This is a predicted structure of a 503-nucleotide part of an RNA (small-subunit ribosomal RNA, 5' domain) from an uncultured bacterium. RNAcentral holds the full RNA, with entries from ENA, Greengenes and SILVA.
Context: one part of a larger RNA
RNA sequence: GGAUGAACGCUGGCGGCGUGCCUAAGGCAUGCAAGUCGUACGCUACACAAUUUUUUAAUCGUGUAGAGUGGCAGACGGGAGAGUAACACAUUGGUAACCUACCUCGAAGUCGUGAAUAACCCACCGAAAGGCGGGCUAAUACACGAUAAAAAUGGGGGGACAUAAGUCAUUCCCAUUUAAAGUUCCGGCGCUUCGAGAGGGGCCUAUGGCCUAUCAGCUUGUUGGUGAGGUAAAAGCUCACCAAGGCAACGACGGGUAGCGGGUGUGAGAGCAUGGCCCGCCUCACUGGGACUGAGACACUGCCCAGACUCCUACGGGAGGCUGCAGUCAGGAAUCUUCCGCAAUGCCCGCAAGGGUGACGGAGCGACGCCGCGUGACCGAUGACGCCCCUCGGGGUGUAAAGGUCUUUUAUUAGGGACGAACAAAUGACGGUACCUAAUGAAUAAGGGGCUGCUAAACUCGUGCCAGCAGCAGCGGUAAUACGAGUGCCCCAAGCGUUAUCC
Numbered sequence: 001g002g003a004u005g006a007a008c009g010c011u012g013g014c015g016g017c018g019u020g021c022c023u024a025a026g027g028c029a030u031g032c033a034a035g036u037c038g039u040a041c042g043c044u045a046c047a048c049a050a051u052u053u054u055u056u057a058a059u060c061g062u063g064u065a066g067a068g069u070g071g072c073a074g075a076c077g078g079g080a081g082a083g084u085a086a087c088a089c090a091u092u093g094g095u096a097a098c099c100u101a102c103c104u105c106g107a108a109g110u111c112g113u114g115a116a117u118a119a120c121c122c123a124c125c126g127a128a129a130g131g132c133g134g135g136c137u138a139a140u141a142c143a144c145g146a147u148a149a150a151a152a153u154g155g156g157g158g159g160a161c162a163u164a165a166g167u168c169a170u171u172c173c174c175a176u177u178u179a180a181a182g183u184u185c186c187g188g189c190g191c192u193u194c195g196a197g198a199g200g201g202g203c204c205u206a207u208g209g210c211c212u213a214u215c216a217g218c219u220u221g222u223u224g225g226u227g228a229g230g231u232a233a234a235a236g237c238u239c240a241c242c243a244a245g246g247c248a249a250c251g252a253c254g255g256g257u258a259g260c261g262g263g264u265g266u267g268a269g270a271g272c273a274u275g276g277c278c279c280g281c282c283u284c285a286c287u288g289g290g291a292c293u294g295a296g297a298c299a300c301u302g303c304c305c306a307g308a309c310u311c312c313u314a315c316g317g318g319a320g321g322c323u324g325c326a327g328u329c330a331g332g333a334a335u336c337u338u339c340c341g342c343a344a345u346g347c348c349c350g351c352a353a354g355g356g357u358g359a360c361g362g363a364g365c366g367a368c369g370c371c372g373c374g375u376g377a378c379c380g381a382u383g384a385c386g387c388c389c390c391u392c393g394g395g396g397u398g399u400a401a402a403g404g405u406c407u408u409u410u411a412u413u414a415g416g417g418a419c420g421a422a423c424a425a426a427u428g429a430c431g432g433u434a435c436c437u438a439a440u441g442a443a444u445a446a447g448g449g450g451c452u453g454c455u456a457a458a459c460u461c462g463u464g465c466c467a468g469c470a471g472c473a474g475c476g477g478u479a480a481u482a483c484g485a486g487u488g489c490c491c492c493a494a495g496c497g498u499u500a501u502c503c
Stems, first nucleotide, its partner, number of pairs: 001503004006499005013373006019366002021331001026329003030326003035072003040069002043066006050059003079284003089208003093204003098201003103197008111145004120135003124131002151177006159168003182189002210256003217247003222244008259281004263274004286307005309320004337363001339362003345359001346357004376406004386397004411440006420430001447492005452473003458487005468475002
């Protein structure tokens, strides 16, 4: 000198764009943050219409609302960096060792039967959370059967590639096994099997990136084999048996610290430092453990167990998890609104209409940062007053003020008023905002630090090694350009200084 997620002191007019718990991964009141589908299904309530005329009724239809069965979504999106020195990440390859819901393309199919169950009704237990028994009912829920091109499994034969299992192609033969669901406004939307694609993921390899030797030896599922189990899949991944290996001064093992990268800061570069916001990956979700469901989880707002903590209780027993958005307490030098909207973009559900979305779009607060603008312009005296200095002659503040002429960015008031809306129409939170026009009137708007040298800028008074200053050198003990004040001056400017950290 540059930089910062900054803080502190003094000061503070406006706008745009960014950005804002770096500390206690400490505890959390309250509200919201994941629903949706009646074109899968039965039912309940209400309203309306029609029919039968058993009219205080029944049936059927339409609409609205409700919970329930069922489907899809809840593995995404959002947050945080505790743990992790590791195939966690980055780069490079591999998978002849693998998976993939929704979407796209291609091929084939969608036949038949049955038993239940929630809702509901009845009865019971419990303070509650909730639970239990009996009875009725539907389905794209569940079960059984048929069909099997394709697929899977097992066995057999030839060809090509490879050689370690093996793989591929026109394939060939045999045996065994496995499907389906309907609904509709008649346009569709679905369902089953197989093949391919796209996108997504799992696993493996090589290389790379911290400190410490006052850590020198480490290891028994340890290293390898055989067999079995297990997984979507290779593998000590797990187990039994066998062998005795494997790693290490090119730093094993141990300890400390730490999410990694794209990037960011600085620097001429090499490098050094760093990883906040944004993007990719990883990991975590009160702490520890576990599986269930599912294409996908060992699952932030799912389940079970244990623990700590908080709350409710009729003392028998229950409920909870903000490292989502706001907000609160605590901690701290320090970090925001319990705001508006689904109008846009995107995601989920739905044939759609549409519903949901603290993702997102916006507004609010903070000079926290960057950028832009303003606080007026021109004229105006051998130069007012005041103040300061003085050799008492004068000099400085100073065209500065006053005064005159002008302008209106900004401000205020009034009028008009968007783009963002795609998709025929309708539809805008932001917002009566931006912007435009007119009027008023210099009107609403300047400070901070410094002036001994480094280092741009000095005089006077006060003080008297006191009070104090200070980045370093050093100032102050009676004429201090270094302390305090006044005047003047210098540097920046809605900021200026200080502190901390990095280069």
The coordinates come from a structure-prediction model, not an experiment, and the mean pLDDT is 87. Its Rfam family is "Bacterial small subunit ribosomal RNA".